RNAcentral holds the sequence, with entries from ENA.
The RNA shown here (transfer RNA) has 72 nucleotides and comes from Candidatus Jorgensenbacteria bacterium GWC1_48_12.
NCBI's taxonomy places the organism under Bacteria, Bacteria candidate phyla, Candidatus Joergenseniibacteriota.
Rfam family: tRNA. Rfam classes the family as a transfer RNA.

[in-house]
RNA sequence: GGGCACGUAGUUCAGCGGUAGAACGCUUCACUGAUAAUGAAGAAGUGGAAGGUUCGACUCCUUCCGUGCCCA
Numbered sequence: 001g002g003g004c005a006c007g008u009a010g011u012u013c014a015g016c017g018g019u020a021g022a023a024c025g026c027u028u029c030a031c032u033g034a035u036a037a038u039g040a041a042g043a044a045g046u047g048g049a050a051g052g053u054u055c056g057a058c059u060c061c062u063u064c065c066g067u068g069c070c071c072a
Base pairs, nucleotide, nucleotide: 001071002070003069004068005067006066007065010024011023012022013021018055026042027041028040029039030038048064049063050062051061052060
C1' cells in the first nucleotide's frame, strides 16, 4: 500500500428498515443471627464519527476513525 471482518449497557453478545434487548455485573427490597443462594423491583446505551437514501435507519450507501485477520 491492497483486501476482508468487527465497533450496540460496566463486561460478553443479540437484534439487520417501524418505540434498543438478554445474560453476567451494579443498586434497593424480601428471606437469614449474618453471608451465600433464591425471589422481586430498579438504574445504566448521542448504537465509533460525519454525511446520504427513506415517511421512518442500530439495520442500506459513502467517507473518516479505531481494532483484528490476510496479501504484498